[in-house]
Context: one part of a larger RNA
Parts: sequence; C1' cells; structure tokens
RNA sequence: GGAUGAACGCUGGCGGCGUGCCUAAUACAUGCAAGUCGAACGGGUGUAGCAAUACAUUAGUGGCGAACGGGUGAGUAACACGUUGGUGACCUGCCCCAAAGAUGGGAAUAUCACUUGGAAACGAGUGGCAAAACCGAAUAAGCUUGUUCUGUUUAGAAAGGGACAAGUAAAAGCGAAAGCUACUUUGGGAGGGGCCUGCGGCCCAUCAGUUAGUUGGUGAGGGUAACGGCCCACCAAGACGAAGACGGGUAGGGGACCUGAGAGGGUGGCCCCCCACAAUGGAACUGAAACACGGUCCAUACACCUACGGGUGGCAGCAGUAGGGAAUAUUGCUUAAUGGGCGAAAGCCUGAAGCAGCAACGCCGCGUGAACGAAGGAGGCCUUCGGGUCGUAAAGUUCUUUUACAGGGGAUGAGGAAGGACAGUACCCUGUGAAUAAGUCUCGGCUAACUACGUGCCAGCAGCCGCGGUAAAACGUAGGAGACGAGCGUUAUCC
Repeated sequence: GGAUGAACGCUGGCGGCGUGCCUAAUACAUGCAAGUCGAACGGGUGUAGCAAUACAUUAGUGGCGAACGGGUGAGUAACACGUUGGUGACCUGCCCCAAAGAUGGGAAUAUCACUUGGAAACGAGUGGCAAAACCGAAUAAGCUUGUUCUGUUUAGAAAGGGACAAGUAAAAGCGAAAGCUACUUUGGGAGGGGCCUGCGGCCCAUCAGUUAGUUGGUGAGGGUAACGGCCCACCAAGACGAAGACGGGUAGGGGACCUGAGAGGGUGGCCCCCCACAAUGGAACUGAAACACGGUCCAUACACCUACGGGUGGCAGCAGUAGGGAAUAUUGCUUAAUGGGCGAAAGCCUGAAGCAGCAACGCCGCGUGAACGAAGGAGGCCUUCGGGUCGUAAAGUUCUUUUACAGGGGAUGAGGAAGGACAGUACCCUGUGAAUAAGUCUCGGCUAACUACGUGCCAGCAGCCGCGGUAAAACGUAGGAGACGAGCGUUAUCC
C1' cells in the first nucleotide's frame, strides 16, 4: 500500500447493487416451511330436484410426491475432494423411441355401525361393504433360471448367439364418439447414481516400527444391483514402513477469493459443484433410490403433560426467544414472475423463490450550491502595536433547483382476453425556495501541515525514535494549517 462476513470511537443527507451469528453442531415459547389427486375406490355431509341423479366438500382405502428443494460444517487426512481412466462387476421411478399384451375369477379390509379399555396418547372385539389395494388361474412376443451346443476378445473367462425344460405379467378411468390418460413384459436412449483406479493437495520423527480378518488362497459358501475378507469355514504366513507405515494434532474438499510483476504466500464467508450431518448413539422398514432434518423402532441425556398407570418432543428450514459474545437483521408481503410436487385440467401447495423492512457492513454514484463581490466590515487569533491572518470567506447583488418538500401523471416486468406481491414504487411534468444536508484525524522526525496560552518528569502523549523537571512547534486548549471526506480514525487478521 492492498484486502475483510469485521468490531470499537466520533460523525452522518440521498440513491443503486450486494452482504449480514465468524462465538454455544447451546437450549428453544409461538406461527408457518409437503403436499396433492373425487378423471382409482366405497362411504359421510351439504345444495338443487318429487325422484333417478347432478354439483360441492372430505375423514378413510389407494396412487404419486415426501431421497428434491432449504440448513449447517460437528465429524472426516479418507478414493472425502479434484482430475485421468475403468465397470466383460452394476442399478435406474418419472421422461423419450420401439415391440408385444391387458382373458377370466376369488377372498379380505380401513372409513362405518354396535360393544368396550384408557386421564390422555392411543387402542381392542364383533358385524358388514369397495377399488387401479390384495391373491390364485389362463396366455408368454419376451424375460429369468437350469442343461446343452456354439463362440469373439483376453493374461484368463463370466460377453454374444441357438436349442430344450421349468418359472414368470397386467387395471382400469374419462368421454356421446373419435380418442386421451393410466397398466403389464421386453429392448434401446436421455438424464441420474453405485463401485474400482493412476496422479495431486496440512503439521509433528520429542510418533519408528505397525498388523490376526491382519495379507493371500480354496469354497458348487453367505450377502449385494454389483466386484471384493464385505461376511463365514478351512489352508498358507503373509501385508505395510525413512519415497515416512503406525500414532498424535489440525481441518469439510474444489471452482474460486485476497495479495504479488511473477513465482509464491494466505483464505475457503456470499455464489456454483461434491461430501458429511440432522439432540447423542445404534438399527432396520418402505421404496427406483434412504439406513431417511420436519418417517419408524431401541437406548441415553434434556424438556414438557399426567388422573402417577403412562405418554409427548427435537428450528444445523423461515421468522423469532433466551444464552454466549467485540459482533450480525423482520415472529413482514406474495405465489405476479422463475422453479418444484400433485392433478386430464381448472387449480391447490411451496418461509424454494420474488419482493419489502433493519444496518454507512462493503462497493459505486450524487449532493450539501453557482457567478460577481473590499487594498479587505464586525469579531476571533497573533503582533515588532506599524500591522498580519481567518478572507471573496461573510454581508450584499444576480442566478440555478441536482436534492428536499408539495401537487399531478404513472410503468416495463404479463409472449394472445383478463390477471402485478413489489407499488401509487421507478420514471415524467408542475410549483416553492439556498432552501433540508460536514465531519473525522493529524500538524517533533519518519510524514503533508505552527503559533499563543496553560501545565511544570505533574497531568499526560507514544507506531518507532522519543516528548514533559518554568520560555514544550511532541501534554491540554485556542487560532491557523494539512489530509481524506458521508465518512474519518483505531484495533484485529492476511499478502
């Protein structure tokens, strides 16, 4: 000098764009943050109707979603991340393309009714009913498994192809219809993921030896979507290590960001990608995918309710509260846009998101007036008492209106009629009137800027050198001056 998610002191007019718990991964009152579909299903309620029925609504069954989106960085020195390859060892809901199909039956059950337990949370029994819920049967273009034949590449073979046997599907809804949507099986694609791998990126050797599922093999073994000591049985005795094993400390990684001419050094906040976590520890269930933040079960700690028998909860979602701290915001508006979930659609939901609020926290821009105006008022300060200086500064004259205030108009953002949270905002026009708006630090040298008074090694200053003990340009005040300016200075950290 540059930089900062900054803080502190003094000061503070406006706008745009950003940013805002770095500490206790501490504890959380309250509200909201994941629902949706009646065009899968039966029922209830309401409205219309004499009724059939239609419409509206919804507790339950069922489907899809809830594994995304959002938060945090505790753990992790690891194939976690980055990058290069591999997968002949793999998976993939929704979406796209292609092929084939959807025949005919059955038995339950929630809601409900009745009975009943419990303070509650939540149940239990009996009865009866539906489905795209569940279960047999038929069919099999196919697929799977087994046997067998063939067969390329390869270090090796488990790829691929043929035959035979066995096994294995399905669901309907809407519409007047055309048809649309949904369903089953298979092949391919797109996008997504799992696993493996070479290389790369912290500190300590005052950590030197470490290791028994350890290292390798066999198994027609188990397990997985899949390879594998991943697990198991048996066999062998291996495997790693000064090119740093093992141990300890620290830490999420990267794109990037800061600095620097660069090489480097430092950092990983906002934004994007990946990983990990969801009070702490463990476990599985469902599912295409989780070992699942707002799911389940168990244990622990904590908190709450209780009729003492037993229950309930998890803000590292958005706000907000307490606490901690030098320190970090509103219990706001809207689904208008963008995106997501569901739905045929209308639409519903969405603290994602878009906006608004607070904060000079940062960057950028603008303003606090402009021109003229005396050999120079008053006043302050200094003085050699002549004067000098503040100083064209003020007053005064003329002018302007950014900004401010008041009034009027008023958007783009919404591709084709309507529909805008922001917002009566931005912006435009008119009027009023210099009106509404300047500070902070410094002045001994480094370092731009000097005098007076007070003080008297006191009070104090100080980044370093050093000032202060009676003439202090270094302390305090005043006048003047210098620097920067809605900021200025200090502190902390990095280069």
Molecule: small-subunit ribosomal RNA, 5' domain
Organism: uncultured bacterium